Context: one part of a larger RNA
RNA sequence: AGCAUGUGGUGGAUGCCUUGGCACUCAGAGGCGAUGAAGGACGUGGGUGGCUGCGAUAAGCCUGGGGGAGGUGCUAACCAACCCGUGAUCCCAGGAUGUCCGAAUGGGAAAACCCAGUACCCGUCAUGGGUAACCCUCAUGACGGAGUAUUAUCCCUUCGGGGAGGCGAACCAGGUGAACUGAAACAUCUCAGUAACCUGAGGAAGAGAAAUCAAACGAGAAUCCGCUAGUAGCGGCGAGCGAACGCGGACGAGCCCAAACCGACCUAGUGUAAGCCUGCCGGCGUUGCUAGAUCGGUGUUGUGGGGUUUUGUUGGAGGAGUCGGCAGUCUCCUCGGGAAGUUACAAACCAGAGCUUGGGAAAAGAACGUGCCUGGAAAGGCCGGCCAUAGAGGGUGACAGCCCCGUAUUUGAAUCCGCAUCUGGCUUCCUGGACAAGAUACCCGAGUACGGCGGGACACGUGGAACCCUGCCGGAAGCUGGGAGGACCAUCUUCCAAGGCUAAACACUCCUGAGUGACCGAUAGUGAACCAGUACCGUGAGGGAAAGGUGAAAAGCACCCCUGCUAGGGGAGUGAAAUAGUACCUGAAACCGCAUGCUU
Repeated sequence: AGCAUGUGGUGGAUGCCUUGGCACUCAGAGGCGAUGAAGGACGUGGGUGGCUGCGAUAAGCCUGGGGGAGGUGCUAACCAACCCGUGAUCCCAGGAUGUCCGAAUGGGAAAACCCAGUACCCGUCAUGGGUAACCCUCAUGACGGAGUAUUAUCCCUUCGGGGAGGCGAACCAGGUGAACUGAAACAUCUCAGUAACCUGAGGAAGAGAAAUCAAACGAGAAUCCGCUAGUAGCGGCGAGCGAACGCGGACGAGCCCAAACCGACCUAGUGUAAGCCUGCCGGCGUUGCUAGAUCGGUGUUGUGGGGUUUUGUUGGAGGAGUCGGCAGUCUCCUCGGGAAGUUACAAACCAGAGCUUGGGAAAAGAACGUGCCUGGAAAGGCCGGCCAUAGAGGGUGACAGCCCCGUAUUUGAAUCCGCAUCUGGCUUCCUGGACAAGAUACCCGAGUACGGCGGGACACGUGGAACCCUGCCGGAAGCUGGGAGGACCAUCUUCCAAGGCUAAACACUCCUGAGUGACCGAUAGUGAACCAGUACCGUGAGGGAAAGGUGAAAAGCACCCCUGCUAGGGGAGUGAAAUAGUACCUGAAACCGCAUGCUU
C1' cells in the first nucleotide's frame, strides 16, 4: 500500500408521515369603487423584532343574538398589571371610529410628502352698543391657533341636483391585427382572424320572431348538443381548409314603432270669406286654407296589411262638452263590470303567506368493563356485555361504534340578506268598441335596393360566383310594387329589406360552503407544506430559489469532572429508547478513520 471482516465518522438516499398542493362534483355568488375601492405606507401592545388584527376610539369601541368558565391572538416563554356568573375571552349580525398614499379629485410633487383659498369655531387686543354695574353679552376689525366642512375634470339637468372616472381570474361582443411554423425550400396558401393590443358590457354576453329555407312535398324566430360528414365542395387541386339541406334532442314566447288618417298646441305663409259636425232660428270673425315641428289617438301585415268612406249587425249606467237654444251625431269624464301585469310586449313600490322554504352563530345527541395477558403506554390478543335512522371522519402513549370531538336524526334566530311561487294593495287596458260586406287607391322604412370599380366576409383562394358587408362613382320601383330560389332569362314557388325590444336551455370561475379522488407525498405536488413572489440577481422590464419530521409528554440532561466562566466530551440523572440530546425518526452509497487477519 492493497484485499477482507468488524466498528465508527461523514452524508442525507430510502421507508413511514402530512399542516400543503392538484383535478373535479353539487350548491352559492358573480362584482368592489367619490358614503373614497383594489393595493399599500406609517402607526398601534405595560415590557414587542416579525406575523395576524386594528386605525390617534388603533390585538380594539357600541348594540342585538349565541355560548358558559375561564381569559388578556401566533412565534413564545417570562415578568408586571388586570378582566370574568352584574356572564368575560370566543362565534354571528348591525353600527361607530377609520392617519397618509392610491381613480386620488383644492394646487403641487421624486406615492405615502409640501403648500393653500373660503365658511364656521377658539383665544388675545381695539372700537362701538346693551346693562344699575361687571372680568357678562352683542356687532365690527386686526393678529394668532388647531379642528370640521368645502374647493378636480367631463357629461346630463326641470338649475334643486344627478352620473362617470379606477380595480377585478376567466367567459362575451366589437375595433386593430402578426410571425415563428406547415407546405420537407418558398411567394398564393397555412399557422389564423389565432397571439397580442384597444374599446365596451353582463351575470352571462351575443343572436332572435323570415325580403328564411325548401322543392313541386312542405317547414315555420334565434341559441346549444348529437348526426348528416371528413360527405358536397374549396385548394401552387399542393400542404391543407371544410359546409349546408335534412333528421334526432335541450329549451320554448312572442312583441313594439315609422307612415297613411284624426285631434291639440305652436310657428311661417296666404287671406276678409270659402269657415264654425248636421237640420231650423240667432250669432261669431287673429275663423279658414297650405306647410312644418312637438305631443296624444290610430296602426304593424304577406292566404298582403292598414287608413279613409258607405251599408248592416251588436254593445251597462250617469254626467259634461261641441258658438247659443231644441233634436241627432261625435268627443271626454265618473261609477259599475271584465282582463292583464313589472324578463320583452307601459311602469314603480308595499304588506302578508311560505307548501319539509332558504343563507348567515348554534343546541340536544345512544352505547363497556381500574376483567385477564403482552407492553413504557392498550385502542392489540383472550373473556363477557351494550348501542345503532349514529360502524363518515379525526384525536387519544400501538389498530377504539360504546374515552373525547363528532356523526345519523331532531331543533334553532334578536338583527341582516335573498325570493322561484301565491294573495292583496298598486298599475295599465277593455266596456268608450267589435264584426261582416262593398267602394276608394291615401300609406306600408331612399341617397336605400341595385349596378360599376376596389376590397372584405361567406367551407367557397375571381372562379360560371349567387347571397351578405362597404371606400368611391352612378342610382330605382313604390302593391298592376319589391327581394330570393348559386351567373343570367322565362315559368313557378316563397317571402316583404332599407326601424326597434326579447327570458330559457348554451360559455366561464378571482371567490364562498359541502364533498369526492385506481391524484402527489417534500428533487413529487402550486414557484411557494417552512413568515415566498420572500432571500437573492438585474438600471429596468423582469428573473427567482433553498429550506418539513426529538419524544407519548420537555420529562430539553439538576449536580460533578476535563477546558478559556469556550467548543466539545466523560459521569450522573430523565425517558421504553439518548447510536431519540434540539447539527435531534429511519439513516443507503460515494468519501474518510480505527482494530484484526491475509498478501506484497
Predicted 3D model of a 600-nucleotide part of an RNA (large-subunit ribosomal RNA, domain I) from an uncultured Myxococcales bacterium. It was read from a public genome assembly. It matches the Rfam family "Bacterial large subunit ribosomal RNA". Its mean pLDDT, the model's own confidence on a scale to 100, is 81.